[in-house]
RNA sequence: GCCGCCUUAGCUCAGUAGGUAGAGUGCUUCCAUGGUAAGGAAGAGGUCGACGGUUCGAUUCCGUCAGGUGGCU
Numbered sequence: 001g002c003c004g005c006c007u008u009a010g011c012u013c014a015g016u017a018g019g020u021a022g023a024g025u026g027c028u029u030c031c032a033u034g035g036u037a038a039g040g041a042a043g044a045g046g047u048c049g050a051c052g053g054u055u056c057g058a059u060u061c062c063g064u065c066a067g068g069u070g071g072c073u
Base pairs, nucleotide, nucleotide: 001072002071003070004069005068006067007066010025011024012023013022019056027043028042029041030040031039049065050064051063052062053061
């Protein structure tokens, strides 16, 4: 330099043929126990990497950029 893939909650990851986003784990509160752990219930937490384009509407489609990762040279 060229060609792919990934970027979504604190962490690990789903997801939507375009219509207001979920799980596990962690966190908070409660239940429970003589007390702790385990267990049960509820809750909070996300401008879906950035900027543009298309569209009535974009996390999703297109482009550029950034970061990460793999291959080739």
Molecule: transfer RNA
Organism: Aerococcaceae bacterium DSM 111020